[in-house]
RNA sequence: GCGGAUGGCCGGAUGACCGCGGUGUAAUCGUAGCUCUGCGCAAUGCAGAUAGCCGAUGCUCCGAGGAAAGUCCGGGCUCCAUGAAGGAACGGUGCCGGAUAACGCCCGGCGGGGGCAACCCCAGGGAUAGCGCCACAGAGAACAGACCGCCCUGCAAUAUGCACGGGUAAGGGUGAAACGGUGGGGUAAGAGCCCACCGCGGGACUGGUAACAGGACCGGCAUGGCAAGCCCCACCGGGAGCAACGCCGAAUAGGGAUCACGUGCUGGCGGGCAACCGCACGGCAGGGGACCUUCGCCCCGAGUGAUCCGGGUUGGCAGCUUGAUCUUGCAAGCAAUUGCAAGACUAGAGGAAUGGUCAUCGAAGGGGGGAACCCCUGAACAGAACCCGGCUUACAGGCCAUCCGCGCAA
Numbered sequence: 001g002c003g004g005a006u007g008g009c010c011g012g013a014u015g016a017c018c019g020c021g022g023u024g025u026a027a028u029c030g031u032a033g034c035u036c037u038g039c040g041c042a043a044u045g046c047a048g049a050u051a052g053c054c055g056a057u058g059c060u061c062c063g064a065g066g067a068a069a070g071u072c073c074g075g076g077c078u079c080c081a082u083g084a085a086g087g088a089a090c091g092g093u094g095c096c097g098g099a100u101a102a103c104g105c106c107c108g109g110c111g112g113g114g115g116c117a118a119c120c121c122c123a124g125g126g127a128u129a130g131c132g133c134c135a136c137a138g139a140g141a142a143c144a145g146a147c148c149g150c151c152c153u154g155c156a157a158u159a160u161g162c163a164c165g166g167g168u169a170a171g172g173g174u175g176a177a178a179c180g181g182u183g184g185g186g187u188a189a190g191a192g193c194c195c196a197c198c199g200c201g202g203g204a205c206u207g208g209u210a211a212c213a214g215g216a217c218c219g220g221c222a223u224g225g226c227a228a229g230c231c232c233c234a235c236c237g238g239g240a241g242c243a244a245c246g247c248c249g250a251a252u253a254g255g256g257a258u259c260a261c262g263u264g265c266u267g268g269c270g271g272g273c274a275a276c277c278g279c280a281c282g283g284c285a286g287g288g289g290a291c292c293u294u295c296g297c298c299c300c301g302a303g304u305g306a307u308c309c310g311g312g313u314u315g316g317c318a319g320c321u322u323g324a325u326c327u328u329g330c331a332a333g334c335a336a337u338u339g340c341a342a343g344a345c346u347a348g349a350g351g352a353a354u355g356g357u358c359a360u361c362g363a364a365g366g367g368g369g370g371a372a373c374c375c376c377u378g379a380a381c382a383g384a385a386c387c388c389g390g391c392u393u394a395c396a397g398g399c400c401a402u403c404c405g406c407g408c409a410a
Stems, first nucleotide, its partner, number of pairs: 001406010012361007020063003024059002027057004033053002035049005065381001069392002072390005077241004082296006090237005095109004110124001111122004125232002130230002132226003147172002149168004154162002180198006199221001200219003205214003246317003255309007264284004268279004286300004325344008365376004
């Protein structure tokens, strides 16, 4: 200097004027819906008071993101009559260790793959529990196979072929993949037939928390792939969601129709001449309560459930921002992260606010110029809505740090 890899930051700045939304604040102003007081049996009643809720003005402070996007995970929070144990269904995760509120995220390591490397990627348990698939091509695709070949024998014959029989799977071909690889010996030709090394299987022992790594020695020389096919194994998992859940005000039709199941016994009390009747009290049978069983618990015990038609409510308040929060420093740790101390308060709208104008500067880019310099343009993806931790996707241009490779110079 060029190329690459990883991590991080910015993504306009300053000033003035005008305009929005919110917090806080004190004074003033407003109005009288809420509130308070009096009268009234009460009323959509009357009269009065007042800024406490409300509104306006002034002042102070704050006001969209690294992804606010996707809605893919995990939670906080809210509610749910079913709780516990066991099982089932369904779904999720899948090497080891750690960290976290938790996670399928993150950190560190192991194994495999890509890359010269820095580094990146992996849906990373099991193919000997079982089932299934491997198209086409090819002789043959799991314990298979002889298409072309090679060798022996026979015929023919001199340079080629034929037939049958036998041997062969080293060479060639097909294919994504052909039942170990390379070299040597041996053989009629060949073959783990034998040998060396590699590979594969077993493996004492050693290191490591572990996943794993190494490995003396032994060995028949070999037991293809796919589980992001079904499946098996291990572990985890209630449901719904801020349109959750509440409060106030107002209004309507406590509406109508159909179907299913059921409406039993008893104590007590009351009525009655009795038969019997009634009860808003208690108990039992029985019925129901997000799959099954057991143990509890709750509801009904005379109603429960389902379907269809129709009507009212669309207003206000709250939930709603102080948090598993952020910044800085120190300590522990390889790191993720944790602990301690000090400091900070950084949107809370409610159809949804943060904008407009002017001036100066201005990354990068373009044009002119020998240069100084001049002119033009002027930043990508994109807008909170209960909150938080991640993942994924989008992003013009610029900057910083570290590392790898190549070249050159000293």